[in-house]
RNA sequence: CUGCCGUCCCGCAACUGGCGCUGACGAUGGAGACCCAUCAGGGAGCGGGAUUUCGCCGACCGGCGAACGAGCCGCGCGCCUGGACGUCCCUU
Numbered sequence: 001c002u003g004c005c006g007u008c009c010c011g012c013a014a015c016u017g018g019c020g021c022u023g024a025c026g027a028u029g030g031a032g033a034c035c036c037a038u039c040a041g042g043g044a045g046c047g048g049g050a051u052u053u054c055g056c057c058g059a060c061c062g063g064c065g066a067a068c069g070a071g072c073c074g075c076g077c078g079c080c081u082g083g084a085c086g087u088c089c090c091u092u
Base pairs, nucleotide, nucleotide: 006051007050008049009048010047011046012045015042016041017080018079019078020077021076026039027038028037029036030035052067053066054065055064056063057062071085073083
């Protein structure tokens, strides 16, 4: 100085609020604080499959491991409100 640190598919899926601005979106009904129900849209994460690359074992067939981190999710922006999931630690 340069390249790479994945790619695709399937299933399940929490959470998805209020006001304002905006070319830019939720709708209906109810509540009054920041929620409820249905529908639409979003969606982290969990599980599974395929494939690529790298490393290790190996005579061959083949086998094993890794692909990470400074977190992340609710369709533009701002101010709020309240949650979910992942990682690490502690307690039960």